Predicted 3D model of a 75-nucleotide RNA (c-di-GMP-I-GGC riboswitch aptamer) from a Desulfobacterales bacterium. Of the family's consensus pairs, 95% are formed in the model. Model confidence (mean pLDDT): 88 of 100. The sequence was found by an Rfam model in a public genome assembly. Lineage of the source: Bacteria > Pseudomonadati > Thermodesulfobacteriota > Desulfobacteria > Desulfobacterales.
RNA sequence: CACGAUAAAGCCAAAUCCUUCGCGAGAAGGAGACGGAAAGCCACGGGUCUCAAGCAGACAGCCGGGUUGCCUAUG
Numbered sequence: 001c002a003c004g005a006u007a008a009a010g011c012c013a014a015a016u017c018c019u020u021c022g023c024g025a026g027a028a029g030g031a032g033a034c035g036g037a038a039a040g041c042c043a044c045g046g047g048u049c050u051c052a053a054g055c056a057g058a059c060a061g062c063c064g065g066g067u068u069g070c071c072u073a074u075g
Stems, first nucleotide, its partner, number of pairs: 001075002004071001011036002016031006034061001040067003044064003047059004
């Protein structure tokens, strides 16, 4: 540097339920684990979704891209 292991140490947390916020897509907190090697962060390209339709929004756990980053069997 590559790869991502029947490894180790940790990390995140889908569905669902509760509370709050939002017209909504959804978001935040708690419970909870289906999963994840960037499931950290960024709406840049594509995509999906919402609306009160505009010079508006949501999704980074849809794909790509950018950027930062833990561990190290193996090569």